[in-house]
RNA sequence: AUAGAAAUCUUGCCGAAUCUGACCAUGAGUCAGUACGGGGGACCUGUAAUUUGGGGUGAAUCACCAAGAGUGUAGGGUACCCUCUUACCCGAACCCGUCAACUAACCUCGGAGGCAUCAGGAGGAAUCGAU
Numbered sequence: 001a002u003a004g005a006a007a008u009c010u011u012g013c014c015g016a017a018u019c020u021g022a023c024c025a026u027g028a029g030u031c032a033g034u035a036c037g038g039g040g041g042a043c044c045u046g047u048a049a050u051u052u053g054g055g056g057u058g059a060a061u062c063a064c065c066a067a068g069a070g071u072g073u074a075g076g077g078u079a080c081c082c083u084c085u086u087a088c089c090c091g092a093a094c095c096c097g098u099c100a101a102c103u104a105a106c107c108u109c110g111g112a113g114g115c116a117u118c119a120g121g122a123g124g125a126a127u128c129g130a131u
Stems, first nucleotide, its partner, number of pairs: 011116004019033005036110005045101001053099001054096004062072003075090004081124005
């Protein structure tokens, strides 16, 4: 000097997944709440099809393919916000268990985890500060 790895802090990303308090054996612990999310569940309305099973969370669906791999694809993400454009990326996984349209009251559940080196351009809107 360069490259790589680990830890801490800062800043930020995907996601509903943030924050507070108490307890104690002080631990990434236990408990109780909470921003924010999900499911079930009437009248009315809607709907026909329940092994060709059906359904839920999620952007993650579908086609080709003997399978696998792969190629595309509905859809989704990227540094305040919106639109257009450019570039890059994702396009999974899990759960319920024969059963669920919507749905007021009501009932019930989650409130995790995983990441990082440039974040481009044009237009618009908003906020803050100064005068």
c-di-AMP riboswitch aptamer (ydaO/yuaA leader) from Effusibacillus lacus, 131 nucleotides, folded computationally. The sequence is in RNAcentral, with records from Rfam. Its mean pLDDT, the model's own confidence on a scale to 100, is 79. NCBI's taxonomy places the organism under Bacteria, Bacillota, Bacilli, Alicyclobacillaceae, Effusibacillus.